A computed fold for a 72-nucleotide RNA from a Candidatus Woesearchaeota archaeon, annotated as transfer RNA. NCBI's taxonomy places the organism under Archaea, Nanobdellati, Candidatus Woesearchaeota. Model confidence (mean pLDDT): 81 of 100. The sequence is in RNAcentral, with records from ENA. It matches the Rfam family "tRNA".
[in-house]
RNA sequence: CCCCCUGUAGCUCAAUGGCGGAGCAUCUGGCUGUAGCCCGGAAGGCUGUCGGUUCAAAUCCGGCCGGGGGGA
Numbered sequence: 001c002c003c004c005c006u007g008u009a010g011c012u013c014a015a016u017g018g019c020g021g022a023g024c025a026u027c028u029g030g031c032u033g034u035a036g037c038c039c040g041g042a043a044g045g046c047u048g049u050c051g052g053u054u055c056a057a058a059u060c061c062g063g064c065c066g067g068g069g070g071g072a
């Protein structure tokens, strides 16, 4: 320098172009003598960024940024 993959909650991951969810973690209620286990609830997202396409974009297209892999 070129090519490919990838970026969503604190972490690991979902989400046919039409509602952004789950598990763990955190907080909290129940249970318990207390804690843990177990059962319930809550909080936590400008979906890396800037544009484009579209009635509608996490999703499709392009630039840039970060991470991983390959080639020279």
Base pairs, nucleotide, nucleotide: 001071002070003069004068005067006066007065010024011023012022013021018055026042027041028040029039030038048064049063050062051061052060